This is a predicted structure of an 89-nucleotide RNA (c-di-GMP-I riboswitch aptamer) from a Bacillota bacterium.
Of the family's consensus pairs, 95% are formed in the model.
Rfam family: c-di-GMP-I riboswitch aptamer. Its family is annotated with cyclic-di-GMP binding in the Gene Ontology.
Its mean pLDDT, the model's own confidence on a scale to 100, is 78.

RNA sequence: GACGAUAAAUUGCAAAACUGCCGAAAGGUUGUGACGCAAAGCCAUGGGUCUGUAGCCCACUAAAAGGGUAUGAUAGCCAGGUUGCCGAA
Numbered sequence: 001g002a003c004g005a006u007a008a009a010u011u012g013c014a015a016a017a018c019u020g021c022c023g024a025a026a027g028g029u030u031g032u033g034a035c036g037c038a039a040a041g042c043c044a045u046g047g048g049u050c051u052g053u054a055g056c057c058c059a060c061u062a063a064a065a066g067g068g069u070a071u072g073a074u075a076g077c078c079a080g081g082u083u084g085c086c087g088a089a
Base pairs, nucleotide, nucleotide: 012037013036017032018031020029021028022027035076041082042081043080045079046078047077048074049073050072055069056068057067058066
């Protein structure tokens, strides 16, 4: 220096639910709250999943209603990238 735990210490994050706000929705966010997490820090590049206002595509129509589609969301679904605390054998 690398690896690294059913160890210890320091320091963090915060599911569901309720609540105010934003959004068409998925979802985000504030406060309360802790199911869990050692990357549950950060990045939508690949796959997955969720949503479908507008736009676009399809079908139909006098009109409305219908179906599909991410450019939207998810980093607490997985992979990948990147940064990082402690640290025994």